A computed fold for a 91-nucleotide RNA from Paenibacillus koleovorans NBRC 103111, annotated as c-di-GMP-I-GGC riboswitch aptamer.
The prediction has a mean pLDDT of 82.
[in-house]
RNA sequence: CGUAACAAUGGCAAACUUGCCGAAAGGCAAGGACGCAAAGCCACAGGUCUAAGGCUCCUAUUUCGGAGCUAUGAUAGCUGGGUUGCCGUAA
Repeated sequence: CGUAACAAUGGCAAACUUGCCGAAAGGCAAGGACGCAAAGCCACAGGUCUAAGGCUCCUAUUUCGGAGCUAUGAUAGCUGGGUUGCCGUAA
């Protein structure tokens, strides 16, 4: 540098439940384990999710209601990329 076979010490925690935050997606904490060798960290590229606000339209008639589009929101446990890193060393 590469790798995650084998062994060991440990780590994280999906769904679901409860509480709190948020318009939502979702996040945080506790419980709980489907899985994870970076399931540590970073929204840089693509993807996906949401649509408060904005834009367009319909209806209505001032102010209500509805539809479509949109990220500046979210996702690092979707993929790629960046960055840091524990134990062991079969090839």